This is a predicted structure of a 143-nucleotide RNA (FMN riboswitch aptamer (RFN element)) from Microbacterium maritypicum MF109. Lineage of the source: Bacteria > Bacillati > Actinomycetes > Micrococcales > Microbacterium maritypicum. Of the family's consensus pairs, 97% are formed in the model. It matches the Rfam family "FMN riboswitch aptamer (RFN element)". From the family's description: The RFN element is a highly conserved domain that is found frequently in the 5'-untranslated regions of prokaryotic mRNAs that encode for flavin mononucleotide (FMN) biosynthesis and transport proteins. Its mean pLDDT, the model's own confidence on a scale to 100, is 81. The sequence is in RNAcentral, with records from Rfam.
[in-house]
RNA sequence: ACGUGCUCCGGGGUCGGUGGGAAUCCGAACCGGCGGUGACAGUCCGCGAGCGUCUCGAGAGAUCGGGAUGCCGAUCCGGUGGAAUUCCGGGACCGACGGUGAUGCGAGGGCGACCUCGCUAGUCCGGAAGGGAGGCAGCACGA
Numbered sequence: 001a002c003g004u005g006c007u008c009c010g011g012g013g014u015c016g017g018u019g020g021g022a023a024u025c026c027g028a029a030c031c032g033g034c035g036g037u038g039a040c041a042g043u044c045c046g047c048g049a050g051c052g053u054c055u056c057g058a059g060a061g062a063u064c065g066g067g068a069u070g071c072c073g074a075u076c077c078g079g080u081g082g083a084a085u086u087c088c089g090g091g092a093c094c095g096a097c098g099g100u101g102a103u104g105c106g107a108g109g110g111c112g113a114c115c116u117c118g119c120u121a122g123u124c125c126g127g128a129a130g131g132g133a134g135g136c137a138g139c140a141c142g143a
Stems, first nucleotide, its partner, number of pairs: 002142006008135002014028004029123002031095002033047004042093002050071009075091005097126003104119006
C1' cells in the first nucleotide's frame, strides 16, 4: 500500500430601515457538502442531498427497507505560470422539499372601497438526534 469487518467523523450564513405587525418587503452584509481535474473550484466533470415514476421485499396495518429510471442552479475578463473557468485582481451569477407571507407579480370577481385564488425566504421554523457522497480518522483480521 491492498482486501474484508467494525467504530468514529461527515453543511455554512443577519444586521439595519419602515411599520401595529416583516429574520419573508427595502437596503446592506454574509454563506458555500463530497470525490476528481497538469495548481488550491458554490459556477468545469461526476456524486450526494432533494423531488417524481415504476418495481421488489418485510409487516395485520400504520409504515419500513431495497432496486431501476426521470428531473435537478449558477462565470466571465485581465494577470502570473510549463500547467489554473481552481491562484491573484476586477466584475457577475446561483441556491431542494414542506411551513409562514405587510411586499411584489399573475388570474378571477366587484360600480367602487376592496375581495378571492396562485406564486413569492440560500441565511427563520420543520422533516432532521434522519440520510449521505465520502474521509491521507481509528481498530481488528487476512495474504